[in-house]
RNA sequence: GAGGGUAUAGUUCAAGUGGUAGAGCGCAUGCUUUGCACGCAUGAGGUCCUAGGUUCAAUCCCCAGUACCUCCA
Numbered sequence: 001g002a003g004g005g006u007a008u009a010g011u012u013c014a015a016g017u018g019g020u021a022g023a024g025c026g027c028a029u030g031c032u033u034u035g036c037a038c039g040c041a042u043g044a045g046g047u048c049c050u051a052g053g054u055u056c057a058a059u060c061c062c063c064a065g066u067a068c069c070u071c072c073a
Base pairs, nucleotide, nucleotide: 001072003070004069005068006067007066010025011024012023013022019056027043028042029041030040031039049065050064052062053061
C1' cells in the first nucleotide's frame, strides 16, 4: 500500500434487508432468611462507532472517515 470482516445496554452477544431493538451476566428495589448467599418478581440502563447524502421516515440503503481483527505484498 491492496483485499476481506467487525463496531448494538456497564460487559459478552443476538435480532432486524426502511416504520423508535432484546437475552445471559452485572446493577437497583421488593419477597424469602436471624443475617448472607441461592432462588423468585419487578425495574433502570441504548444519540445501534462518527459525519454527510437519499427518503415522509435511516440502526438498516449510498458516500467518506475512525478503531480493531484477518489476509496479501
Molecule: transfer RNA
Organism: Vicugna pacos